A computed fold for a 267-nucleotide RNA from a Clostridia bacterium, annotated as Bacterial large signal recognition particle RNA.
It matches the Rfam family "Bacterial large signal recognition particle RNA". The family's RNA type in Rfam is non-coding RNA gene. Rfam describes the family as follows. The signal recognition particle (SRP) is a universally conserved ribonucleoprotein involved in the co-translational targeting of proteins to membranes.
The RNAcentral record of the sequence draws on ENA.
The coordinates come from a structure-prediction model, not an experiment, and the mean pLDDT is 76.
[in-house]
RNA sequence: CCAUACCAGCCGGGGGAGCAGCGGGUCCCUGUACUCGAAGUCCGCUACAGCGAGGGUGGAUUCCCGAUCCGAGGCUUGAGCUUGCGUAGUCUGUACUGUACGGACCGUGUUGACGAAUGGGUCCUGCGCGAUGGGCAGCUGUGAACCAUGUCAGGUGGGGAACCAAGCAGCAUUAAGCAGUGUUGGUCCAUGUGCCGCAGGGCAGCCUGUUCUGAGCGGAAACUACAGUGUCGUAUGUGAUCCUCAAGUCGUCGUUCGGGUGUAUGG
Numbered sequence: 001c002c003a004u005a006c007c008a009g010c011c012g013g014g015g016g017a018g019c020a021g022c023g024g025g026u027c028c029c030u031g032u033a034c035u036c037g038a039a040g041u042c043c044g045c046u047a048c049a050g051c052g053a054g055g056g057u058g059g060a061u062u063c064c065c066g067a068u069c070c071g072a073g074g075c076u077u078g079a080g081c082u083u084g085c086g087u088a089g090u091c092u093g094u095a096c097u098g099u100a101c102g103g104a105c106c107g108u109g110u111u112g113a114c115g116a117a118u119g120g121g122u123c124c125u126g127c128g129c130g131a132u133g134g135g136c137a138g139c140u141g142u143g144a145a146c147c148a149u150g151u152c153a154g155g156u157g158g159g160g161a162a163c164c165a166a167g168c169a170g171c172a173u174u175a176a177g178c179a180g181u182g183u184u185g186g187u188c189c190a191u192g193u194g195c196c197g198c199a200g201g202g203c204a205g206c207c208u209g210u211u212c213u214g215a216g217c218g219g220a221a222a223c224u225a226c227a228g229u230g231u232c233g234u235a236u237g238u239g240a241u242c243c244u245c246a247a248g249u250c251g252u253c254g255u256u257c258g259g260g261u262g263u264a265u266g267g
Stems, first nucleotide, its partner, number of pairs: 001267006009057003012030004020046005034054004063260005069254001073250008082240007091233001093232001095229006105219004115212008123201006129194002131191006138181005148173004156165003
């Protein structure tokens, strides 16, 4: 130096959570890089830190050590944005409310404002008159097989006869009932009925007539001041999700460089 066999090593890694700590499964990021079994009231291990069983590769571009570049992704802290809740009106920024001031403007007025005197209506009570609506009376019509009346043909009964008696149908008049009218007057009840009548009451409000007087009367925005409310805004405390920024921390894949490397047998 070569060959053969065996063996070490390797057959993924990282972050979070959990744990005394380490790893596994589990969640997440990378990557494609064995199989089977168990594993969150977890499973196993002990600082050399998965367990049990099997398989492949295997001394180097591939394993191990150190360093360089790159930087997926995660975690921690702080700040910012957004937002919930709370506090502050001694917060006067916004908005609203009330009071005061104010009197632009509008309406009305010599065809007489405001005011005064006087009268009436509206209002209340009592007595009446009427209207309207409803009922009743009244009026008209109709209306009883027999248990309404009058008259009672026929027929029936009594009688020697003259006559007498009861009495159905029919007719008439009526009762109860039914229909109409109630528009001519009558009566009862009712009322948001009435430029009604009489008497008394009332005088706050409204309307109106007469007389006196003679110029205002009514409504009212902006501005300003005070007080109040606390929606929005502002300040502040606290909490929360994503995002952004900063600091720190861990860091896969990949890139580059250097170094290291078993046993046996044979040649």